[in-house]
Small-subunit ribosomal RNA, 5' domain from an uncultured bacterium, 493 nucleotides, folded computationally. Rfam family: Bacterial small subunit ribosomal RNA. The coordinates come from a structure-prediction model, not an experiment, and the mean pLDDT is 83.
Context: one part of a larger RNA
RNA sequence: GACGAACGCUGGCGGCGUGCCUAACACAUGCAAGUCGAGCGAGAGACUUCGGUCUCUAGCGGCGGACGGGUGAGUAACACGUGGGUAACCUGCCUCAAACAGGGGGAUAGCCUUUCGAAAGGAAGAUUAAUACCGCAUAACAUAGUUUAGCCGCAUGGCUAGAUUAUCAAAGGAGUAAUCCGGUUUGAGAUGGACCCGCGGCGCAUUAGCUAGUUGGUGAGGUAAUGGCCCACCAAGGCGACGAUGCGUAGCCGACCUGAGAGGGUGAUCGGCCACAUUGGAACUGAGAUACGGUCCAAACUCCUACGGGAGGCAGCAGUGGGGAAUAUUGCACAAUGGGCGAAAGCCUGAUGCAGCAACGCCGCGCGAGUGAUGAAGGCCUUCGGGUUGUAAAGCUCUGUCUUUGGGGACGAUAAUGACGGUACCCAAGGAGGAAGCCACGGCUAACUACGUGCCAGCAGCCGCGGUAAUACGUAGGUGGCAAGCGUUGUCC
Numbered sequence: 001g002a003c004g005a006a007c008g009c010u011g012g013c014g015g016c017g018u019g020c021c022u023a024a025c026a027c028a029u030g031c032a033a034g035u036c037g038a039g040c041g042a043g044a045g046a047c048u049u050c051g052g053u054c055u056c057u058a059g060c061g062g063c064g065g066a067c068g069g070g071u072g073a074g075u076a077a078c079a080c081g082u083g084g085g086u087a088a089c090c091u092g093c094c095u096c097a098a099a100c101a102g103g104g105g106g107a108u109a110g111c112c113u114u115u116c117g118a119a120a121g122g123a124a125g126a127u128u129a130a131u132a133c134c135g136c137a138u139a140a141c142a143u144a145g146u147u148u149a150g151c152c153g154c155a156u157g158g159c160u161a162g163a164u165u166a167u168c169a170a171a172g173g174a175g176u177a178a179u180c181c182g183g184u185u186u187g188a189g190a191u192g193g194a195c196c197c198g199c200g201g202c203g204c205a206u207u208a209g210c211u212a213g214u215u216g217g218u219g220a221g222g223u224a225a226u227g228g229c230c231c232a233c234c235a236a237g238g239c240g241a242c243g244a245u246g247c248g249u250a251g252c253c254g255a256c257c258u259g260a261g262a263g264g265g266u267g268a269u270c271g272g273c274c275a276c277a278u279u280g281g282a283a284c285u286g287a288g289a290u291a292c293g294g295u296c297c298a299a300a301c302u303c304c305u306a307c308g309g310g311a312g313g314c315a316g317c318a319g320u321g322g323g324g325a326a327u328a329u330u331g332c333a334c335a336a337u338g339g340g341c342g343a344a345a346g347c348c349u350g351a352u353g354c355a356g357c358a359a360c361g362c363c364g365c366g367c368g369a370g371u372g373a374u375g376a377a378g379g380c381c382u383u384c385g386g387g388u389u390g391u392a393a394a395g396c397u398c399u400g401u402c403u404u405u406g407g408g409g410a411c412g413a414u415a416a417u418g419a420c421g422g423u424a425c426c427c428a429a430g431g432a433g434g435a436a437g438c439c440a441c442g443g444c445u446a447a448c449u450a451c452g453u454g455c456c457a458g459c460a461g462c463c464g465c466g467g468u469a470a471u472a473c474g475u476a477g478g479u480g481g482c483a484a485g486c487g488u489u490g491u492c493c
Base pairs, nucleotide, nucleotide: 001492002491003490005489006488007487008486009485012365013364014363015362016361017360018358019357020323025321026320027319029318030317031316034063035062036061039060040059042057043056044055045054046053047052070276071275072274080200081199082198083197084196085195086194089193090192094189095188096187097186098185099184100183102136104134105133112125113124114123115122116121142167143166144165145164146163147162148161149160150159151158152157172181173180174179202248203247204246209239210238211237214236215235216234217233218232219231221229251273252272253271254270255266256265257264258263278299279298280297281296282295301312302311303310304309329355331354332353333352337351338349339348340347341346368398369397370396371395378389379388380387381386402434403430404429405428406427407426408425412420437482438481439480440479441478442463443462444461448477449476450475451474452473458465459464
């Protein structure tokens, strides 16, 4: 000097930030991911000019729940940073471009009937729709195979043009209509991701040898894709004092703190990447997950039970218990920004915007200003003369920052729409009124006397003070320093 700090004493206001560093301990309760009726059938309600219109609900279907939000347990690793490679890859929504959308079919949820179960949840039958599902047609510049020519490269190889064979598409909706929103195939882009490589960043050698899918090859499988990624066979390799292996510790970075710098330390908030979601394992769906608020299995724990069986997962936002020196409200709003869905209106959004609590930090302001000497009283000291507190107070003259009361009142919002908020700010009025403490005073180190105590009580960062004249302990007066803070402790430079 710094801090996500804590503790002691004290505490007026505002702005901007920050706030479980410990038990990745367990969690009551509420909310945190829905949306679309302009994809579909059905049911209920309201209104009705009886034509219909509107609203709602579960279900099928579509898109989104892989983003956003949290945490740092694990990880010493291509996890991260940086620079490259992919002639070894994928990419929903979006943009641009080319082409197309013909004609059919069978189901199923819902609803209804019956039925099992305490519940969670099922079972059977009948019946129905679709942008749900499935054939057929059409199609190449797509994919796969055969083949011709040209060009290129960094090895495997790539690109372009052509011939031929095989395979694969589609869905409708709104509107009087125009048209709009969708659908299918393909190419290109954009965005996002995947894999590979060089280099870089912890400790211990009181860890010296490690390795059997291990190292390489051939073939097959798997993947979007390369690869012992997996498998069969073959070979016997591969790593290591330039520190392998083992053990310990740890998320990494932009940055932050310190320092003249080099360096040292840290990795809170904010931003990028990674990993995780009670513990362990697994896949499904999907453009994307091996999925925090999805599924299945096992385990521990908690809860319900009619004992047969079930339910749950706050390292989302609040909040509770516990742990701890220690860390906040079960708040308001979608007004703004952004996200999901929707043609839109709009709905959802504990993201976010705000408010609440905390001197936790930084910054700013205030607690009055001028004048005032019989240097008042009181306190303290005294050589008893006086000195000091001290222009300090009182008194007199003013001011109105903050404050109090009353009135007005935003920007943020280009038409409407403001949680914040009757907030910020402005105007008027009132009155010095409501607002100062903490630490130190032996030297280092700015600041001294008196009394009490008597190696006691105590102080102390180091040196050291205290055993009867203590500037070092305690109190008082005075003084010094900082100031809504001041000291102490802890950690880093």
Description: The full RNA is in RNAcentral, with records from ENA, Greengenes and SILVA.